This is a predicted structure of a 133-nucleotide RNA (SAM riboswitch aptamer (S box leader)) from an Acidobacteriota bacterium. Its mean pLDDT, the model's own confidence on a scale to 100, is 75. Lineage of the source: Bacteria > Pseudomonadati > Acidobacteriota. It was read from a public genome assembly, where an Rfam model found it.

[in-house]
RNA sequence: UUCUUAUCUAGAGUGGCCGAGGGAUCUGGCCCGACGACGCCACGGCAACCGCUCCGGUGAAUUCGGCCGGAGGUUAGGUGCCAACUCCAGCCUUCACCCGCUCGGGCAGCGAGCGCGGGAGGGAAGAUGAGGG
Numbered sequence: 001u002u003c004u005u006a007u008c009u010a011g012a013g014u015g016g017c018c019g020a021g022g023g024a025u026c027u028g029g030c031c032c033g034a035c036g037a038c039g040c041c042a043c044g045g046c047a048a049c050c051g052c053u054c055c056g057g058u059g060a061a062u063u064c065g066g067c068c069g070g071a072g073g074u075u076a077g078g079u080g081c082c083a084a085c086u087c088c089a090g091c092c093u094u095c096a097c098c099c100g101c102u103c104g105g106g107c108a109g110c111g112a113g114c115g116c117g118g119g120a121g122g123g124a125a126g127a128u129g130a131g132g133g
């Protein structure tokens, strides 16, 4: 750097240095930031994946191994992470409780349709792990 695959509503901050932007990218929104953000360093912490332990399934003549699923712990080994759902939306599908608009109406806490808003699902992109090139 690229491909495949899994996950992304949980969790976890202090100090020092620096000094103006930052929240991946574009747009919009919203937020963080001179009471010093972001970044870097130190220490501390978290426990998602891998590893580890146990159980079940599959397969098998049997065991081991492989694969699938579940549970657990850490003294936390390999990565990772420690504002906000990956901060939210954007593209597609769908819904009509809310809301808005239009029409109808017996004017009601009404009906129908539609969707800039809203809900749900998916996608794209991104991040992280694992495996491969």
Stems, first nucleotide, its partner, number of pairs: 001133008013043005021032003026090004044082003048079003052072007086125001091122005098117001099115006